[in-house]
RNA sequence: GUCAGAGUAGCUCAGUCGGUUAGAGCGUAGGACUCAUAACCCUAAGGUCGGCGGUUCGAUUCCGCCCUCUGACA
Numbered sequence: 001g002u003c004a005g006a007g008u009a010g011c012u013c014a015g016u017c018g019g020u021u022a023g024a025g026c027g028u029a030g031g032a033c034u035c036a037u038a039a040c041c042c043u044a045a046g047g048u049c050g051g052c053g054g055u056u057c058g059a060u061u062c063c064g065c066c067c068u069c070u071g072a073c074a
Base pairs, nucleotide, nucleotide: 001073002072003071004070005069006068007067010026011025012024013023019057028044029043030042031041050066051065052064053063054062
């Protein structure tokens, strides 16, 4: 340099073939239980869906450029 993949909650990830409120597990906080702790159970907080622009009535999803990471080739 070329090609491909990935970027979504603190972490690991799913998801939507464009449409009403964006989710799970773990973690965190609170509660319940217990003599007490852990486990189990309940609840809650936590998100510019990498950035900028475009298409559209409407974009996390489609298109372009850029940034970061991974792999292959040179």
Molecule: transfer RNA
Organism: Candidatus Magasanikiibacteriota bacterium